This is a predicted structure of an 84-nucleotide RNA (transfer RNA) from an Anaerolineales bacterium. Taxonomically the source falls in Anaerolineales (Bacteria, Bacillati, Chloroflexota, Anaerolineae). The prediction has a mean pLDDT of 80. Rfam family: tRNA. Rfam links the family to the GO term triplet codon-amino acid adaptor activity. It is annotated as a transfer RNA.
[in-house]
RNA sequence: GGGGCGGUGGCGGAAUUGGCAGACGCAAGGGACUUAAAAUCCCUCGGUAGUAAUACCGUGUGGGUUCGACCCCCACCCGCCCUA
Numbered sequence: 001g002g003g004g005c006g007g008u009g010g011c012g013g014a015a016u017u018g019g020c021a022g023a024c025g026c027a028a029g030g031g032a033c034u035u036a037a038a039a040u041c042c043c044u045c046g047g048u049a050g051u052a053a054u055a056c057c058g059u060g061u062g063g064g065u066u067c068g069a070c071c072c073c074c075a076c077c078c079g080c081c082c083u084a
Base pairs, nucleotide, nucleotide: 001083002082003081004080005079006078007077010026011025012024019067028044029043030042031041032040046057047056048055049054060076061075062074063073064072
């Protein structure tokens, strides 16, 4: 240089026929239980604004296609593998 695979909440990791983004687990916060703790059970858990309802944004970055994109197309960045 050429080719292939991958990049998604704090972490791991799902979602591919293009149709509610974040299932599930870990971590974290609150509660129950306990004399107290551990274990167990219940609830919450992306960001911004807002008292709240809610609104907008969010899948490496920037564009494109589409009514609609984590998913398809183009360029670039990063990691791993193959090859010269």